[in-house]
RNA sequence: GCGGGAGUAGUACAGUGGUAGUACGCUUCCUUGCCAAGGAAGAGGUCGCGGGUUCGAAUCCCGUCUCCCGCU
Numbered sequence: 001g002c003g004g005g006a007g008u009a010g011u012a013c014a015g016u017g018g019u020a021g022u023a024c025g026c027u028u029c030c031u032u033g034c035c036a037a038g039g040a041a042g043a044g045g046u047c048g049c050g051g052g053u054u055c056g057a058a059u060c061c062c063g064u065c066u067c068c069c070g071c072u
Base pairs, nucleotide, nucleotide: 001071002070003069004068005067006066007065010024011023012022013021018055026042027041028040029039030038048064049063050062051061052060
């Protein structure tokens, strides 16, 4: 230099054009004499960044950044 993959909540991931979700974690409450376990509710997201297409983009297109793999 070229090609491919990945980037979404604190962590691990799902979501292939129509309200951003799951598990664990966190907060509060219930249960218990206390802890753990269990139950209920809640908070937490500029979907890596910028632009384009579209009535509508995490999703499609272009550029760009970081990481991983391969080729030279």

Transfer RNA from Candidatus Woesebacteria bacterium RIFCSPLOWO2_01_FULL_44_24b, 72 nucleotides, folded computationally. The source organism's lineage runs through Bacteria, Bacteria candidate phyla and Candidatus Woeseibacteriota. It was read from a public genome assembly. Its mean pLDDT, the model's own confidence on a scale to 100, is 83. It matches the Rfam family "tRNA". Rfam's curators write: Transfer RNA (tRNA) molecules are approximately 80 nucleotides in length. Rfam links the family to the GO term triplet codon-amino acid adaptor activity. The family's RNA type in Rfam is transfer RNA.